[in-house]
RNA sequence: AUUGACAAAGGCAAACUCGGUGAAAACCGAGGACGCAAAGCUUCGGGUCUUCCACGUUAGGGUGAUGAUAGCCGAGCCACCAAUU
Numbered sequence: 001a002u003u004g005a006c007a008a009a010g011g012c013a014a015a016c017u018c019g020g021u022g023a024a025a026a027c028c029g030a031g032g033a034c035g036c037a038a039a040g041c042u043u044c045g046g047g048u049c050u051u052c053c054a055c056g057u058u059a060g061g062g063u064g065a066u067g068a069u070a071g072c073c074g075a076g077c078c079a080c081c082a083a084u085u
Stems, first nucleotide, its partner, number of pairs: 001084004011036002016031006034071001040077003044074003047069003051065002053062001055060001
């Protein structure tokens, strides 16, 4: 520097359960492992979701507001191990 094995030191932890926070999406702690080679960090772009709102023929609906999601994708930043050079 490149790559990521059905390998591997170390790491993370879906669903679900219990406790807590929130109006909600969802989050936090404990248990638990579906998975992850960035499932580490940042809402910068897009997507999805919540609540609110303009409009509305009450079916919907937006280039609106608001948060949530980094384990939806892209982008940016940083790092471990291993293999190869």

c-di-GMP-I-GGC riboswitch aptamer from a Peptococcaceae bacterium, 85 nucleotides, folded computationally. The RNAcentral record of the sequence draws on Ribocentre. NCBI's taxonomy places the organism under Bacteria, Bacillati, Bacillota, Clostridia, Peptococcaceae. The coordinates come from a structure-prediction model, not an experiment, and the mean pLDDT is 83.